[in-house]
A computed fold for a 73-nucleotide RNA from a Lachnospiraceae bacterium, annotated as transfer RNA.
Rfam family: tRNA. For this family Rfam cites "The tertiary structure of tRNA and the development of the genetic code" (Hou, Trends Biochem Sci, 1993).
The coordinates come from a structure-prediction model, not an experiment, and the mean pLDDT is 80.
């Protein structure tokens, strides 16, 4: 140096053929319990790796770059 592939909440991940950012755990408060845990009911937390283009609209599509897995030299 080359090809494939990952990057969305503290984590593990989903997101369909471009049109509401979401599950689980954890976290917060509350109810229950003499207390914990465990149930249950509520809320918090995101510039979707960065950057730029395409579109009325971008996690989505196209470019360039950072990262980390792999394989090829």
């Nucleotide at each position: 140096g080359g090809g494939u592939u990952c990057g969305u909440a503290g984590c593990u991940c989903a997101g369909c053929u471009g049109g509401g950012a979401g599950a689980g755990c954890a976290c917060c408060u509350g109810c229950u319990c003499c207390g914990c845990a465990a149930g249950c009911a509520g809320g918090g937390g995101g510039u979707c790796g960065g950057g730029a283009g395409u579109u009325c609209g971008a996690g989505u599509c196209u470019c360039c770059u950072c990262g980390g897995a792999u394989c090829c030299a």